[in-house]
This is a predicted structure of a 103-nucleotide RNA (SAM riboswitch aptamer (S box leader)) from a Bacteroidota bacterium.
The sequence was found by an Rfam model in a public genome assembly.
Lineage of the source: Bacteria > Pseudomonadati > Bacteroidota.
């Protein structure tokens, strides 16, 4: 990369380098020389797996010093396709991201 599965309205920011576009992609709409995006360090966050408790086990829960991810503007930033509905709006799905697991 591809395939199953589960989550996606919660929460979590300093400095250092660096200098022009960034928030997947189209449209919006935001962020951004008051220095964004990213890189690097340090700090949190959260609990997917790992660990350790409770439990005969199992589900299911608690815990975060630690392992492997992961995340730290804005719901996955909003829609886009299909349903309801006069609107307003709410349901699903697509797509995407992230764990796990297999190929």
């Nucleotide at each position: 990369g591809g395939c199953u599965u589960a989550u996606c309205a919660a929460g979590a920011a300093a400095g250092a380098c660096g200098g022009a576009g960034g928030g997947a992609a189209a449209g919006g709409c935001c962020c951004u020389u008051u220095g964004a995006u990213g890189u690097c360090u340090u700090a949190g966050c959260a609990a997917c797996c790992a660990a350790g408790c409770c439990c005969c086990c199992a589900a299911g829960g608690c815990u975060a010093c630690u392992g492997g991810u992961g995340c730290u503007a804005a719901u996955u930033c909003c829609u886009g396709c299909c349903c309801c509905g006069c609107a307003a709006g709410g349901g699903g799905g697509a797509a995407g991201a992230u764990a796990a697991g297999u190929u």